[in-house]
């Protein structure tokens, strides 16, 4: 202190997540020891069982027990034992009773309680305090009862009733009492109050011990200690709670309290509280503190410590100093128990425990030894508070699980690129210590004299011997920490992106590794990170967010100058802030936690002193804000009345005929009953052309013909006048397009909705012919819009330049003029902002005041309530669920049925063709035992379909069926045999078995070696099995398209941009100019090759002009080196020269010259990427699979099947042509298992022989063309398909299944529908030749070669492909994108719902327990009396019924919209001009 995630990046909004810290915690896996501490967070649910408040005999009575003592008797051992009386409490004790204190402490718990509570700080002169302490006085005089008891009696029991006896520090009366209540009165004093002194009348008391002294006891004053009651402030949410309140608000007169008060009562006023939030509902116990956080704050209220309220649920009061009383009483109700059924009994939210709830929380333990409490005079009781131990890693602290040495780097285990590495000095081994363990011995402090529960505890000694002690999460990124197996979108995992669909560091598992550590994760939650509710410290033009717009209350804020005061503000000083907690310092425990003392600190809150700048209060006064009066203009500003023209429809008349109307292009529709058209006229509503303009005016909404009458507002100029009157503006009034709504007019156009035509697959639409509501007027509703400048108002300051409205001054040259100054209302730009875009004196700058709103998408501006409205709906306005995103600027891309430019056989102009027909081949798809594989995604289509394959009859052959084999057919190693080979027989389809015979080779250092074969044993071989989506390498496409990059500099917060745009050119990012670019690379384009022309050089196998020679013909032959030709080297072409254009560029046009002219033609050559393009079946190769098989070897048989479709060709279809005959010219390859000449047989393939050639020498070679004859437009003398028959050829073998020939046969085809293909010149067409592959061939194919030889391009408007610039964009798998809604089906929350079922709170009413309070006997009462008591009666009242409302939770048939879901159905709304611009 920050991280991940929205995007192909990118800034910035913005929300989710994660990393800290913490808990009374639970869970999981683990667990060795001590110390401190904590330990029902839920059912204030129900509760067996024990215990938790007793004491006191020195208050009383009276009992039992005891012993002394004295007497008396009996027994008798003469001093002893028993017994009865008195005496009694000297020392003790007692469960019941009466009588004091004490059970209002202490321990629980947090239901109620939003104020009758807490907290802080005052008030009490409006009060009370038992024990305690001090201080005065004083205790005299008497009396009558009762409990216990006894007797009788009721009851099952509690628990009683009736006679009787008796005591007191229990009751009762009467004397005393200035001081003390109380009546009146006077003096001093307050804001009110209060003090003081007189005065009438009331009003008390008790002893007990003892030697004493105490110790109790009345009255009274007075402290302390607790308690009461008031006041101010703070102290939760919601307004979808906006009004509450009748004892309510005050006053008098009486009650009542210790005490003030409507606290109660009776009259009387009508008050009182409320937007600063009354009331109402919900939700909580407040603090000190804890936890968290830099810190402000946020969350919390366990344990300690103050207070409150409670004590089974609700009421009540008694007694007491104190209680409306947790271990008290009375009534009700609810559960529970006992009962003889009459009637009783009981409250663990005390400790223990139990059941129950739950995720989850402890022993029915010792002590009263300390501390403290409660009686008592004490001694002691008595205490489940305390003080201890149990159980729990629940938590915080601290120790320990060894320590040093030890490398053959041991085994396992993991991994390997087989070399190795890694665990890992780890381990074994060797010494060494002994914290903890375990044993045995000892043994405190806590205790002032005694008394130890903790406890033989803690500690201390010896002994033993590494002996007894490591786990848990994590290892893709945030986030430290990598391999390998398995698994295959399965199983799984996830806190958030995401992971997993045969090579997963993300699943399970291993081994390493990293983190903490007796604990480590995991849930849950609280704060932080989150400046994500923002006071410290956010924002609103487009990301959420400025109200539609104005008047204006309350409120907030407010100009100058003086005085005065001191609320605020600021400084001192007191007082207060309980203790602990935190924080510092110093000490105790061996340290630590933990405790102690000490100090600071507790930011607060009161009181008093003082200051007096600011701000507020009060007074005095100023004019710069504000307002008024005045002058003259300028305007679509309102509102009302009047008037005009153009135009359209209607009607009415006239002219005059067939068509008009509408569209892309048509029909409906009007029209021969006379339309359109034309002219004349007449109605009748709406709207105001021209001017006119980023020009006015008004808050805003809006306002446009001309007059008029009434009116608001602004702007400028002038001097006056008031004197702060200003500024915002929660509520709250008013106005507020367009659509609608009432009510009445009105109605030409246009026109929702309907209807017809039309497009479509469909058209409930667009487009067309009608057309109602509406639009218009009055008058009343509505209140909403992308009501926008998506920019709240007002005020102050901050750089200019232009342009225009309006008014005013100043200049002259007096204008259609220039300059200035206010106001307005646009353009452009600095500084400044701002995420960028952009804003920029009309700010979104710099400050100031008020107001209004937003806090992620969806759900939803909905739901339900409330308030308006006839309605429609409008305003206010959530949640439950659901995602990880939504959303904003800008960037480079791609795309647009966007736009500009350019280019291509792209189109158009031409020529020919495909598609129609046979056939041939490919391909699908069917079929088969097999039709081997692979090429082909969608899609009209490249770049699948004469593709791999340059050549399946076995062979190939990878496929099928059948027979064999198993170190193999093929490669290396070992061993051991034979040489190798060759000839042959026999079985079998062969593979292959079984045999027979020939054969003894080569090197040698004489040990053996080299090849071959066979036979064996394992390591290996083998795979045309999988994965082109694990990969090289090759190749296809865009495409020979002109483009893709870089350094460095600028610019930009950044993705990026700039260069590479821009003007020209250009086959070219060709090349000039210009420019924040300046250079540079791969590409282009040159070099390469061939092709056209020339020279040189050379002349065989080519060549032959000129000279000779020969033949029937020939370069045959001698000779030639001219030609041609060949194959080296040159040279020739560069816009190099002229005109003209262009920027004195590039460059384009024409032109000379030249064999060729403007890249001269063609090839090679194919940037940077793109298509997970193609290929494991070319070849390598990673990884999986098969090893008596998925390998190998045979045979056969299949790839050659055939209703079909489709691609690609070839032959036709004739007369440019078919026959027939004669006849001329090539050019480039090929050739020995070969081409083959000639000559012989065949019609013929062809055979037979066979000369030459390993080839510029021989061979294999032209056909269309020409010249003549026939055919005369026919299914032909076109066409050749099928088919019969006969043969060649080749090869082991032509049956499945080759090609050729000859004879015969003689199909379909008359030039081919939508639609499509190729080509710009030696090209198209046409027309034969060769090659490769090959025994032979299916070749029409492919790949080359020449002959012959066109026609057309006016152009670039459409079609497709490209290329540059812009321009939208909601796409980025990139338009084959995106993405919307209905419908179906599945789950989820949620509204509405006839209605139900609770709960909750109030009203009225009925009853009316207990009790206070009032009445009250003729009844009852010992002390006293004008007395007490009490049956009865009565006011208030719990609880309970009745009825009515009120808010709330459940539930529900039915139904309503919403969310989310692989995949569906129907259309295509939206994002490009999204194919009708989108949008309120």
């Nucleotide at each position: 202190a920050g991280a991940g995630u929205u995007u192909g990046a990118u800034c910035a909004u913005g929300g989710c997540u994660c990393a800290g810290a913490g808990u009374g915690a639970a869970c999981g896996c683990u667990g060795g020891c001590g110390g401190c501490g904590u330990g029902c967070u839920u059912a204030a649910c129900a509760c067996a069982u024990g215990c938790a408040a007793g004491u006191c005999g020195a208050a009383c009575g009276a009992g039992a027990a005891c012993g002394g003592g004295u007497u008396a008797u009996a027994g008798c051992u003469u001093g002893c034992u028993a017994u009865a009386a008195c005496u009694g409490u000297c020392a003790g004790c007692u469960a019941a009773g009466u009588g004091g204190c004490g059970g209002a402490c202490g321990g629980g718990u947090g239901a109620g309680u939003a104020a009758u509570g807490u907290a802080u700080a005052g008030u009490u002169a409006a009060u009370c305090u038992g024990c305690c302490c001090c201080c005065u006085a004083g205790a005299g005089a008497g009396g009558g009862a009762u409990a216990a008891c006894u007797a009788c009696u009721g009851g099952a029991a509690a628990c009683g009733g009736u006679a009787g006896c008796u005591a007191a520090u229990a009751c009762c009366u009467c004397a005393u009492a200035c001081u003390c209540c109380u009546u009146u009165u006077c003096u001093c004093u307050u804001a009110a109050u209060g003090a003081g002194a007189a005065u009438c009348g009331g009003g008390a008391a008790a002893u007990g011990u003892c030697u004493u002294u105490u110790c109790g006891c009345u009255a009274g004053g007075g402290g302390a200690u607790g308690a009461g009651a008031c006041u101010a402030u703070a102290u939760g949410g919601u307004a979808u709670c906006a009004g509450g309140u009748a004892g309510u608000u005050g006053g008098u007169g009486g009650g009542g309290u210790a005490a003030g008060a409507g606290c109660c009562u009776a009259c009387c006023a009508a008050g009182c509280c409320u937007a600063u939030g009354a009331c109402a509902c919900c939700u909580a116990g407040c603090u000190g503190g804890u936890c968290u956080g830099a810190g402000a704050g946020g969350a919390u209220g366990a344990u300690c410590a103050g207070c409150c309220a409670c004590a089974c649920u609700g009421g009540a009061a008694c007694u007491g100093a104190g209680a409306c009383a947790c271990g008290g009483u009375c009534c009700a109700g609810a559960c529970u128990c006992c009962u003889a059924c009459g009637g009783g009994a009981g409250g663990c939210a005390g400790c223990a425990g139990u059941g129950g709830g739950g995720a989850a929380u402890a022993u029915u333990g010792c002590a009263c030894a300390a501390u403290g409490g409660a009686g008592g005079a004490a001694a002691c009781u008595c205490u489940g508070a305390u003080g201890c131990a149990g159980c729990a890693a629940c938590g915080c602290c601290g120790c320990g699980u060894g320590g040093a040495g030890g490398a053959u780097g041991a085994c396992a285990c993991a991994u390997u690129u087989c070399g190795g590495u890694g665990c890992g000095u780890a381990a074994a081994c060797u010494c060494c210590u002994u914290u903890u363990a375990u044993a045995u011995c000892u043994g405190a402090a806590g205790a002032u004299a005694a008394u130890g529960a903790c406890g033989g505890u803690a500690g201390g000694a010896u002994a033993u011997g590494a002996a007894u002690a490591a786990g848990c999460g994590c290892c893709g990124g945030c986030u430290a920490a990598c391999u390998c197996c398995g698994u295959g979108c399965c199983a799984g995992c996830a806190g958030c992106c995401g992971c997993g669909g045969u090579a997963a560091u993300a699943c399970g598992g291993a081994g390493g590794g990293c983190g903490c550590a007796a604990g480590c994760g995991u849930u849950a939650c609280u704060c932080g990170g989150a400046a994500u509710c923002a006071c410290u410290g956010g924002g609103c033009g487009u990301a959420a967010a400025g109200a539609g717009c104005g008047u204006g209350u309350a409120g907030g804020c407010g100009g100058g100058u003086g005085u005065a005061u001191a609320a605020g503000u600021c400084a001192g000083a007191a007082g207060u802030g309980a203790a602990a907690u935190c924080c510092u310092a110093u000490a105790g425990c061996u340290c630590a936690a933990c405790u102690a003392u000490a100090g600071a600190a507790c930011u607060g809150c009161u009181u008093u002193u003082g200051a007096a700048a600011c701000u507020g209060u009060a007074u005095a006064c100023c004019u710069a804000g504000a307002a008024u009066a005045u002058g003259g203009g300028a305007g679509a500003g309102g509102u009302a009345g009047a008037u005009g023209g153009a135009a359209u429809u209607u009607c009415u008349g006239g002219u005059g005929u067939a068509g008009g109307g509408g569209u892309a292009a048509a029909a409906u529709c009007c029209g021969u009953a006379g339309a359109u058209a034309u002219u004349a006229g007449a109605a009748g509503g709406a709207a105001u052309a021209c001017c006119g303009a980023u020009u006015g005016c008004g808050a805003a909404g809006g306002c446009g013909a001309u007059c008029u009458a009434c009116u608001g507002g602004a702007a400028c100029a002038u001097u006056a006048u008031u004197g702060a009157c200003g500024c915002u503006g929660a509520g709250a009034c008013g106005c507020g397009a367009a659509a609608g709504c009432g009510u009445g007019g009105g109605g030409a156009g246009c026109a929702a909705a309907c209807a017809g035509g039309a497009u479509u697959a469909g058209a409930u639409a667009c487009c067309c012919u009608g057309g109602u509501a509406g639009u218009c007027c009055a008058c009343g509703c509505c209140c909403u819009a992308a009501a926008c400048g998506a920019u709240g108002c007002a005020c102050a300051c901050u750089a200019g330049u232009u342009g225009u409205u309006g008014c005013a001054a100043u200049g002259c040259u007096a204008g259609a003029c220039a300059u200035u100054g206010c106001a307005g209302u646009a353009a452009u730009g600095c500084a400044g902002u701002u995420a960028a875009c952009a804003c920029a004196u009309u700010a979104a700058g710099u400050g100031u005041g008020c107001c209004g709103c937003c806090u992620g998408g969806g759900g939803a501006g909905u739901a339900c309530g409330g308030u308006c409205g006839c309605a429609a709906g409008a305003u206010u306005a959530a949640a439950a669920c659901u995602c990880a995103a939504a959303g904003g600027a800008a960037u480079a891309g791609a795309c647009g049925g966007g736009g500009a430019c350019c280019c291509g056989c792209a189109c158009a102009a031409g020529c020919g063709g495909u598609g129609g027909a046979g056939c041939a081949u490919g391909u699908g798809g069917u079929u088969u035992a097999a039709u081997u594989c692979a090429a082909c995604g969608c899609g009209a289509a490249c770049a699948a379909c004469g593709c791999g394959a340059a050549g399946a009859a076995c062979c190939u052959u990878a496929c099928c069926u059948g027979g064999g084999u198993u170190u193999g057919a093929c490669a290396u190693c070992c061993u051991g045999u034979g040489a190798a080979u060759c000839u042959u027989u026999c079985a079998g389809a062969g593979a292959u078995g079984a045999g027979a015979g020939a054969g003894u080779g080569c090197c040698u250092u004489c040990g053996g070696g080299a090849g071959c074969a066979c036979a064996g044993a394992g390591a290996c071989a083998g795979g045309u099995g999988c994965u082109g989506c694990a990969u090289g390498g090759c190749u296809g496409u865009c495409g020979u398209c002109a483009g893709c990059u870089c350094g460095u500099g600028u610019c930009g917060u950044g993705a990026g941009a700039u260069g590479u745009u821009u003007g020209g050119u250009u086959a070219a990012g060709u090349c000039c100019a210009g420019c924040a670019a300046c250079g540079a690379g791969c590409g282009c384009a040159a070099c390469c090759c061939u092709u056209a022309u020339c020279g040189u050089u050379a002349g065989u196998u080519g060549c032959c002009a000129g000279c000779a020679c020969g033949u029937a013909a020939u370069g045959g032959u001698g000779g030639g080196a001219a030609c041609u030709c060949u194959a080296g080297c040159g040279a020739g072409a560069c816009u190099g020269c002229c005109c003209g254009g262009g920027u004195u560029a590039a460059c384009c046009g024409g032109g000379a010259g030249g064999a060729a002219g403007g890249c001269g033609g063609g090839g090679a050559u194919g940037a940077c990427g793109u298509c997970a393009a193609g290929u494991c079946c070319u070849c390598a190769u990673g990884g999986c699979c098969c090893u008596u098989a998925u390998g190998u070897c045979c045979a056969g048989g299949g790839c050659u099947a055939c209703a079909c479709a489709c691609g690609u060709g070839c032959u036709a279809c004739a007369a440019u042509g078919g026959u027939a005959a004669a006849u001329a010219c090539a050019g480039a390859g090929g050739g020995c298992a070969g081409c083959a000449a000639g000559c012989c047989a065949g019609c013929g393939a062809u055979g037979g022989u066979g000369a030459g050639c390993g080839a510029a020498u021989c061979c294999c070679u032209a056909a269309a063309g020409u010249u003549u004859a026939u055919c005369u437009c026919a299914g032909u003398c076109c066409g050749g398909a099928u088919u019969g028959g006969a043969g060649u050829c080749u090869g082991c073998a032509a049956c499945u299944c080759g090609a050729c020939u000859c004879c015969a046969u003689g199909a379909a085809g008359u030039u081919g529908g939508a639609a499509u293909c190729g080509c710009u010149a030696g090209u198209a067409a046409u027309c034969g030749c060769g090659g490769a592959u090959c025994a032979u061939c299916a070749u029409u194919g492919u790949c080359g070669c020449g002959g012959u030889g066109a026609a057309u391009a006016u152009g670039u408007u459409c079609c497709c492909g490209g290329g540059c610039c812009u321009u939208g964009u909601a796409c980025a798998c990139a338009c084959c994108g995106c993405c919307c809604g209905u419908c179906a089906c599945a789950c989820c929350a949620u509204g509405g719902g006839a209605g139900u079922u609770g709960a909750u709170u109030u009203c009225a009413u009925u009853c009316g327990a207990a009790g206070c309070g009032g009445g009250g006997a003729u009844g009852c009462u010992a002390a006293a009396a004008u007395a007490g008591c009490u049956a009865c009666c009565u006011u208030c009242c719990a609880c309970a019924g009745u009825g009515g409302a009120u808010u709330u939770a459940g539930u529900a048939a039915c139904u309503a919209g919403g969310g989310u879901g692989a995949a569906g159905u129907c259309g295509u709304a939206a994002c490009a001009a999204g194919g009708u611009a989108a949008c309120c």
Predicted 3D model of a 1480-nucleotide RNA (small-subunit ribosomal RNA) from an uncultured prokaryote. The prediction has a mean pLDDT of 81.